[in-house]
Context: one part of a larger RNA
């Protein structure tokens, strides 16, 4: 100087408390451990691994296993020889591949040849998701959006170092003020950026419809530019104003005006560093290793196994509910290898059909909770839907291992969950649907969108984590 203390002081955070809803019990989904296996590819490991890499394993992916194959190689550059490239069909085979066969003779040319491509050959070399993240770059997590981390000059100290950065106030903040052997400065904080909340101006189609007219009653048409909206530019909030407290300060408390008030809400943004944290399997890369194999191709299998254990979720256990009928109101997205309307067929998944749309025009697309009416009456039920049997639909060479969905039948556990434990402070929690990426198909996951919409916070004694000052130390 740090680090640590079941030392002290001050302060903060959904840290506790006050509340609301969960997990832990059940069934299923998903990840992991373990076990099994020819293989169940590999990585991730307290918080900060475990719906994580994976924004999507039937083949492919795929790295794993079995079998069948290749050896200048699936891929790159160079050399030699042959052939344009390319293409049709047949045979064998699980295919990779092997054999036969048809059409084709192109482009440039100094007529030597050349360019692109294919085949054969020799070697330089290719190739490796093989090892080492404790050799590395890059990227990322975490403490933590915590308020800290430093430097120059000066001063003090023999020196390591100190001071500044401590003190009195204050703040979300090393934020600001005052004091001060310090005076300044840098990286952080804040602001500048995006979005949302109010208003104005400009613009008016594909969007809008108050007034006027027509109407097939649909902004449909004429028309309008007001309103909504769209998207560009501005205005607006600064403790600016008033009162009080304060040290005549910074600031705090209350108020006015205002759509918004003291950082208005949300996001992007992550200092010096810590964890030899994570990643050699995104990529790059040193070293080591393999080179008729640890490289490459193919078929099939596996990653989907199952006594069990854990994490994360979904659905429930019901009446604030389930069923049936009727009636409303969104936002944000996607679409030409695509979205696919109306109509018709099917109980349905879906089929047929093909209008329109490169989209404020057409379409996915009926939002659902909600509201109104009715039924059920506390029951393992008109709750719950697992499991299983049968019949189908769709995607796709192909749904056996191993897809999703539909219909009929079946109708398991489950009556609110021990110890323990998690999230959340407002348009939040809870609850309800909607969309997108990936994607042929395949979400209860992820990311985004809106609808309905709470309760509680006395307070900081305690638990956890953190910041500043101080003290002790046989620690560095």
């Nucleotide at each position: 100087u740090g680090a640590c203390g079941g030392g002290g002081g001050c302060c903060c955070g959904c840290a506790c408390a006050a509340g609301c809803g969960g997990u832990g019990g059940a069934g299923c989904a998903u990840g992991u451990g373990g076990u099994u296996u020819a293989a169940u590819u590999c990585g991730a490991a307290g918080c900060a691994a475990c719906g994580c890499g994976a924004a999507g394993a039937a083949c492919c992916u795929u790295a794993c296993c079995a079998g069948g194959u290749c050896u200048u190689g699936a891929c790159a550059u160079c050399c030699u020889g042959a052939g344009a490239a390319c293409u049709u069909u047949c045979u064998a085979g699980a295919g990779a591949u092997a054999g036969a066969u048809u059409g084709g003779u192109g482009c440039c040319u100094u007529c030597g040849g050349g360019a692109a491509c294919u085949c054969a050959g020799a070697g330089a070399c290719a190739g490796g998701u093989g090892c080492u993240g404790c050799a590395u770059g890059g990227c990322u997590g975490u403490c933590g959006u915590c308020a800290g981390c430093u430097c120059g000059u000066g001063u003090c100290g023999u020196g390591a170092g100190a001071u500044g950065u401590u003190g009195g106030g204050u703040u979300a903040a090393g934020u600001c003020c005052c004091g001060u052997a310090a005076c300044g400065a840098g990286c952080g904080c804040a602001a500048c950026c995006c979005u949302u909340g109010u208003c104005c101006u400009u613009a008016g189609u594909u969007g809008c419809c108050a007034u006027c007219a027509g109407u097939u009653c649909g902004g449909c048409u004429g028309g309008g530019a007001a309103c909504u909206c769209u998207a560009a530019g501005g205005a607006g909030a600064c403790u600016g104003c008033c009162g009080g407290u304060g040290a005549c300060a910074a600031a705090c408390c209350g108020g006015a005006g205002g759509a918004a008030g003291g950082u208005g809400g949300g996001g992007a943004c992550g200092a010096c560093g810590u964890c030899a944290a994570g990643u050699c399997a995104u990529c790059a890369u040193g070293g080591c290793c393999c080179u008729u194999a640890c490289g490459a191709c193919c078929u099939g299998g596996g990653c989907u196994a199952c006594a069990c254990a854990c994490g994360u979720g979904c659905u429930a256990c019901a009446a604030u509910g389930g069923g049936c009928a009727g009636u409303a109101c969104a936002a944000a997205g996607g679409g030409u290898u695509g979205c696919g309307a109306a109509g018709c067929c099917g109980c349905g998944a879906g089929g047929u059909g093909g209008a329109g749309c490169u989209a404020a025009u057409c379409u996915c697309a009926u939002a659902a909770a909600a509201c109104u009416g009715u039924u059920c009456g506390u029951a393992g039920u008109c709750c719950g839907g697992a499991u299983u049997g049968g019949a189908g639909u769709c995607u796709g060479c192909a749904a056996c291992u191993c897809g999703a969905c539909u219909c009929c039948a079946u109708g398991a556990a489950g009556u609110c969950g021990g110890a323990a434990u998690c999230g959340c402070u407002a348009g939040u929690a809870a609850u309800c649907g909607u969309g997108a990426a990936u994607c042929a198909g395949a979400a209860u996951g992820u990311c985004a969108c809106g609808g309905u919409g709470a309760a509680u916070a006395c307070g900081u004694u305690c638990c956890c984590g953190g910041g500043c000052c101080u003290u002790g130390u046989a620690c560095a």